[in-house]
């Protein structure tokens, strides 16, 4: 250069176009314990990559680009 894929919390992943985007770990507070792990509670935490578009409604669909990522040249 050209093609496919991926981008949602601190990580790793959910969400059929249709209530307020959750979940596990982590991260904080607490009970248990002599402590410590371990386990149990409880709680914060989100620009859904970014600008437009369709739609009564967009995390989700369409168009551009931005960042990885793989093939091909």
């Nucleotide at each position: 250069g050209g093609g496919c894929c991926u981008g949602u919390a601190g990580c790793u992943c959910a969400a059929u176009g249709g209530u307020c985007a959750g979940a596990g770990c982590g991260a904080g507070g607490g009970a248990c314990u002599c402590a410590u792990a371990a386990u149990c509670c409880c709680c914060a935490g989100g620009u859904u990559c970014u600008c437009g578009g369709u739609u009564c409604g967009a995390g989700u669909c369409c168009g551009a680009g931005c960042a990885g990522g793989c093939c091909c040249a």
Transfer RNA from a Planctomycetota bacterium, 73 nucleotides, folded computationally. Model confidence (mean pLDDT): 82 of 100. It matches the Rfam family "tRNA". It is annotated as a transfer RNA.